[in-house]
RNA sequence: UUUAUGAAGAGCGGCUGAGGGAACGGCCCUGUGAAGCCCGGCAACCUGCGAGAGCAAGGUGCCAAGUCCGACGGCGGCAACGCCGAAAGAUAAG
Numbered sequence: 001u002u003u004a005u006g007a008a009g010a011g012c013g014g015c016u017g018a019g020g021g022a023a024c025g026g027c028c029c030u031g032u033g034a035a036g037c038c039c040g041g042c043a044a045c046c047u048g049c050g051a052g053a054g055c056a057a058g059g060u061g062c063c064a065a066g067u068c069c070g071a072c073g074g075c076g077g078c079a080a081c082g083c084c085g086a087a088a089g090a091u092a093a094g
Stems, first nucleotide, its partner, number of pairs: 001094005011039001013038003019029003024070003040063003044060003047056003067088001072085005
């Protein structure tokens, strides 16, 4: 950079011990234990098997909240707010 996808799924475990949710603004999570590591789990893409539904879990990935929400544009609404689309970011495959 191109394409695809994001309303599903995943721990009452061990070590450790203060932070985490990309960035900004919010709003949250967190000593009833954050992040990290180990174990465990899930199964989106690739892969293997299968006629298929699907199965496996090898390569990545993932395991609070819709990609946690907004931020830009459009539509509706007096407003609160709702819906849609971008942007950005994430993951996979090229």
A computed fold for a 94-nucleotide RNA from a bovine gut metagenome, annotated as SAM riboswitch aptamer (S box leader). Of the family's consensus pairs, 97% are formed in the model. Its mean pLDDT, the model's own confidence on a scale to 100, is 86. It matches the Rfam family "SAM riboswitch aptamer (S box leader)". Rfam's curators write: The SAM riboswitch is found upstream of a number of genes which code for proteins involved in methionine or cysteine biosynthesis in Gram-positive bacteria.